[in-house]
Context: one part of a larger RNA
RNA sequence: GGACGAACGCUGGCGGUAUGCCUAACACAUGCAAGUCGAACGAGGUUCUUUCACCGCUUGGAUUCUGCCCAAGCACCGAAAGGAUUGCAGUGGCGGACGGGUGAGGAACACGUAAGAACUUACCUUUUGGCGGGGGAUAACAUCGGGAAACUGUUGCUAAUACCCCAUAAUGCUGAGGAGCGAAAGGGAAACUGCCAAAAGAGAGGCUUGCGUCUGAUUAGCUAGUUGGUGGAGGUAAAUGCUCCCCAAGGCGACGAUCAGUAGCUGGUCUGAGAGGAUGAUCAGCCACACUGGGACUGAGACACGGCCCAGACUCCUACGGGAGGCAGCAGUGGGGAAUUUUCCACAAUGGGCAAAAGCCUGAUGGAGCAAUACCGCGUGAGGGAAGAAGGAUCGUGGUCCGUAAACCUCUUUUCUUAACGAAGAAAUUCUGACGGUAGUUAAGGAAUAAGCACCGGCUAACUCCGUGCCAGCAGCCGCGGUAAUACGGGGGGUGCAAGCGUUGUCC
Numbered sequence: 001g002g003a004c005g006a007a008c009g010c011u012g013g014c015g016g017u018a019u020g021c022c023u024a025a026c027a028c029a030u031g032c033a034a035g036u037c038g039a040a041c042g043a044g045g046u047u048c049u050u051u052c053a054c055c056g057c058u059u060g061g062a063u064u065c066u067g068c069c070c071a072a073g074c075a076c077c078g079a080a081a082g083g084a085u086u087g088c089a090g091u092g093g094c095g096g097a098c099g100g101g102u103g104a105g106g107a108a109c110a111c112g113u114a115a116g117a118a119c120u121u122a123c124c125u126u127u128u129g130g131c132g133g134g135g136g137a138u139a140a141c142a143u144c145g146g147g148a149a150a151c152u153g154u155u156g157c158u159a160a161u162a163c164c165c166c167a168u169a170a171u172g173c174u175g176a177g178g179a180g181c182g183a184a185a186g187g188g189a190a191a192c193u194g195c196c197a198a199a200a201g202a203g204a205g206g207c208u209u210g211c212g213u214c215u216g217a218u219u220a221g222c223u224a225g226u227u228g229g230u231g232g233a234g235g236u237a238a239a240u241g242c243u244c245c246c247c248a249a250g251g252c253g254a255c256g257a258u259c260a261g262u263a264g265c266u267g268g269u270c271u272g273a274g275a276g277g278a279u280g281a282u283c284a285g286c287c288a289c290a291c292u293g294g295g296a297c298u299g300a301g302a303c304a305c306g307g308c309c310c311a312g313a314c315u316c317c318u319a320c321g322g323g324a325g326g327c328a329g330c331a332g333u334g335g336g337g338a339a340u341u342u343u344c345c346a347c348a349a350u351g352g353g354c355a356a357a358a359g360c361c362u363g364a365u366g367g368a369g370c371a372a373u374a375c376c377g378c379g380u381g382a383g384g385g386a387a388g389a390a391g392g393a394u395c396g397u398g399g400u401c402c403g404u405a406a407a408c409c410u411c412u413u414u415u416c417u418u419a420a421c422g423a424a425g426a427a428a429u430u431c432u433g434a435c436g437g438u439a440g441u442u443a444a445g446g447a448a449u450a451a452g453c454a455c456c457g458g459c460u461a462a463c464u465c466c467g468u469g470c471c472a473g474c475a476g477c478c479g480c481g482g483u484a485a486u487a488c489g490g491g492g493g494g495u496g497c498a499a500g501c502g503u504u505g506u507c508c
Base pairs, nucleotide, nucleotide: 001508002507003506004505006504007503008502009501010500013378014377015376016375017374018373019371020370021336026334027333028332030331031330032329035094036093037092040091041090044086045085046084047083048082049081050080051079052078056074057073058072059071060070061069101289102288103287111212112211113210114209115208116207119205120204121203124201125200126199127198128197129196130195132166133165134164135163141156142155144153145152146151172181173180174179186193187192214261215260216259221252222251223250226249227248228247229246231245232244233243234242264286265285266284267283268279269278270277271276291312292311293310294309295308314325315324316323317322342368344367345366346365350364351362352361353360354359381411382410383409384408391402392401393400394399416445417444418443419442420441421440425435452497453496454495455494456493457478458477459476463492464491465490466489467488473480474479
């Protein structure tokens, strides 16, 4: 000198664009953050249409009897089919493995790069075929129970694209071969869509290897599934000690094994002429984690942040028998800290999930709010105006400086205030805008609303007066201060930068 996710002190007008718990991976009140499909299915509610059923009986009064009328009592006020719509649920499907967060762990094929072979892949695209027949359940619901609750048991009924069986079978699978195995589901008014098998593609993922990847030798030996096996068996989607039996005794290491410490890695970022050094916030790729430890289930995919089980710590409820929970999602709270924001708006755009679609969901995202935290831009007025007001400072009584500075005159209106108009962003000829009556435009008003901070001994741009008297104090280094201090404190003046300026911290 440059840089910063900065903090602190003084000060503070506006706009744009970014950024904002670096500390306790500390604990969390509250709300929201993952649903969706009725064109897979049964049941329920509401409503409409059609059909059927019902639209009466008894007693008393009144009355010429019946009928009509009045009063009281009883009964009925429904069923089936179809359509529409629909809240909370249920079966079923797809999605909750993405998106979002964090950096604890990990020195490792984790990451980067370059190769490789023994693999998987839902949805999507292409291609070739297929979709025949049958069966038994079960939730919801009803019933009777248990429990404070969470929840749960018995009995009975029912549907499906839920489940099962048979058939069919190649380019599929197993196998040396003979041979064997082996699938499907419907929905819709329809267009169509869905289903099964196989092949290929795209994209995605798993695995292996070469090289690279911090410090310590005041860590020198380490290793028993350890190293190998053309052996055998199991296991995986897949090669492999991945696991087991047997056999052999190997394998690694001063080119630093092992151990210990530290650390997410990279594209990048900062600095530097470069080489290099430092760093890894935001954005992007990969990895790891989800209260702590362990485990599997489901599934194309997880050993799963807002799933399950077990153990532990903690918090909460309890009728003491037993239960519930997990913000390192978005806001927000306490705590820690020098220090880091709103319990906001909207799905209008982009993207994602589901759905045939309308659409629903989306704290992703788009926006607004807060903060001079950073960068960039603009302004705080412009021109004229005295041998020069007042005032302040100084001083040699005569000046000098603040100083064209002010006043005053003439202008301008960026900004500001008020009023009127008012977008683009919408893709999709109609409709649809959270932002937002925002940006912007026009008019009116009036210099009006807007300057500080640090420094002035040398380094280093900028000097005097007073006070103080080795005191009070300053200080980055050298050093100032003990009676004339350009170095302390104040005044005047000046220098530098400027909505900032200084200080501190860290890196080059």
Molecule: small-subunit ribosomal RNA, 5' domain
Organism: metagenome